The part of an RNA shown here (small-subunit ribosomal RNA, 5' domain) has 502 nucleotides and comes from an uncultured prokaryote. The RNAcentral record of the full RNA draws on ENA.
[in-house]
Context: one part of a larger RNA
RNA sequence: GAACGAACGCUGGCGGCGUGCCUAACACAUGCAAGUCGAGCGCGAAAGGCGGCUUCGGCCGCCCGGUAGAGCGGCGCACGGGUGAGUAACACGUAGACAACCUGCCUUCCAGCCUGGGAUAACCCCGCGAAAGCGGGGCUAAUACCGGAUAACACCUUGGGGCGCAUGCCCCUUGGUUGAAAGGCUUGCUACUGGAAGAGGGGUCUGCGCGGCAUUAGCUAGUUGGUGGGGUCACGGCCCACCAAGGCGACGAUGGCUAGCGGGUCUGAGAGGUUGAUCGGCCACACUGGAACUGAGACACGGUCCAGACUCCUACGGGAGGCAGCAGUGGGGAAUUUUGCGCAAUGGGCGAAAGCCUGACGCAGCGACGCCGCGUGGGGGAAGAAGGCCUUCGGGUCGUAAAGCUCUUUUCCGGGGGACGAGGCUGACGGUACCCCGGGAAUAAGCCCCGGCUAACUCUGUGCCAGCAGCCGCGGUAAUACAGAGGUGGCAAGCGUUGUUC
Numbered sequence: 001g002a003a004c005g006a007a008c009g010c011u012g013g014c015g016g017c018g019u020g021c022c023u024a025a026c027a028c029a030u031g032c033a034a035g036u037c038g039a040g041c042g043c044g045a046a047a048g049g050c051g052g053c054u055u056c057g058g059c060c061g062c063c064c065g066g067u068a069g070a071g072c073g074g075c076g077c078a079c080g081g082g083u084g085a086g087u088a089a090c091a092c093g094u095a096g097a098c099a100a101c102c103u104g105c106c107u108u109c110c111a112g113c114c115u116g117g118g119a120u121a122a123c124c125c126c127g128c129g130a131a132a133g134c135g136g137g138g139c140u141a142a143u144a145c146c147g148g149a150u151a152a153c154a155c156c157u158u159g160g161g162g163c164g165c166a167u168g169c170c171c172c173u174u175g176g177u178u179g180a181a182a183g184g185c186u187u188g189c190u191a192c193u194g195g196a197a198g199a200g201g202g203g204u205c206u207g208c209g210c211g212g213c214a215u216u217a218g219c220u221a222g223u224u225g226g227u228g229g230g231g232u233c234a235c236g237g238c239c240c241a242c243c244a245a246g247g248c249g250a251c252g253a254u255g256g257c258u259a260g261c262g263g264g265u266c267u268g269a270g271a272g273g274u275u276g277a278u279c280g281g282c283c284a285c286a287c288u289g290g291a292a293c294u295g296a297g298a299c300a301c302g303g304u305c306c307a308g309a310c311u312c313c314u315a316c317g318g319g320a321g322g323c324a325g326c327a328g329u330g331g332g333g334a335a336u337u338u339u340g341c342g343c344a345a346u347g348g349g350c351g352a353a354a355g356c357c358u359g360a361c362g363c364a365g366c367g368a369c370g371c372c373g374c375g376u377g378g379g380g381g382a383a384g385a386a387g388g389c390c391u392u393c394g395g396g397u398c399g400u401a402a403a404g405c406u407c408u409u410u411u412c413c414g415g416g417g418g419a420c421g422a423g424g425c426u427g428a429c430g431g432u433a434c435c436c437c438g439g440g441a442a443u444a445a446g447c448c449c450c451g452g453c454u455a456a457c458u459c460u461g462u463g464c465c466a467g468c469a470g471c472c473g474c475g476g477u478a479a480u481a482c483a484g485a486g487g488u489g490g491c492a493a494g495c496g497u498u499g500u501u502c
Stems, first nucleotide, its partner, number of pairs: 001502004006498005013374006019367002021332001026330003030327003035075003040072002043069001048063006082285003092209007101202003106198007114148004123138006153179001154177003159172005183190003211257001213255001218248003223245008260282002263279001264275001266273002287308005310321004338364001340363003346360001347358004377407003387398004412439006421429001446491003450487001451472003457486005467474002
């Protein structure tokens, strides 16, 4: 000098765009953040209104309405959003490999969608419980579940052909075995089943790269390899039985410490150093530890189970919970925002659609936290008012500065019009931006410094005191270095200080 997710002091007019718990991965009140489909299925109200009957208790029918609602079923909930605890690792980056793999929804193509069956929730009845909830009996539907048929494809097998970087791969062919399906709305759509391919997504493996400590030098028993098996979508000591005795290490093994990684960011002429907020990519985590279930996909933030700590409810038997989602609260801290509006746009889930849901997102609010832009007036005005300061008492200076004169209206205030964002309906932002008219210099300047480095000097006070200070150093009676004042210099809605990096 530059930079910052900054903080602190003094000061503070406006706008645009950004940005805002770096500390306790501390604990959380409250609300919201993931639902949707009646064009898969069976049930099906209450209140209210109208009418009829009535023993005046009420009962029945119709409308509301096949509505509300819960249930079975499907898809989604593995995305989106948060955080950086853990991780020095194929986690990440880069370049590759899979002849060792998977893939719901979407696209293209081929083939099919035949025929049967038994249940179960909801509902009704009974019971247990304070509750959370649970059990028993009975009825019922399906695109829920289970058989049978068919089989291009898969697997085994016969024969043949082609190819490769090894294990091997591909194509044609004979016979055999096992494995499919679902309908709905409606007249043409949509769903369903098997297969081939694509796109996108994922899994696994490998070369190289990616902190600091040797005041950590030896480490290792599933350890290293083999055979056979299990397991997985898939290779593998991933797991297991047996066999062998290996494997790693000064080219730093092992151990302990630190740390999410990269695109990038900051600095620098570069090389390099530093860093990893916001944004986009990957990873990991979801109260702590462990586990699996479901599923195309999870070992699953707002799912399940177990254990633990903590909080809450309880009738003491037993239960409920997880903001590192958006707001918000306490606490910690030098320090970090609203319990806002809207689904109008973009995007996502479900749905044939209408649409519903969406604290993703779009906006608004708060904070000079940052960057950028604008303003706080322009012209003219005295050999120069008043006043302040200095003075050699002549004067000098603040200073064209002010006043008075004139002009303008960015900004501001008042009034009127009023968007783009949306191709048709639809605009939270918003009566905002912007435009027009009217008003009036009106609403708007501070902070730091002035001994040298370093740009800017005098007076007074103080008297090694009080104080200053980045370094050198100032202050003990004339201090340009302390404090105040006048003046000057610098920057400016900021200016200084502190911290950190280069």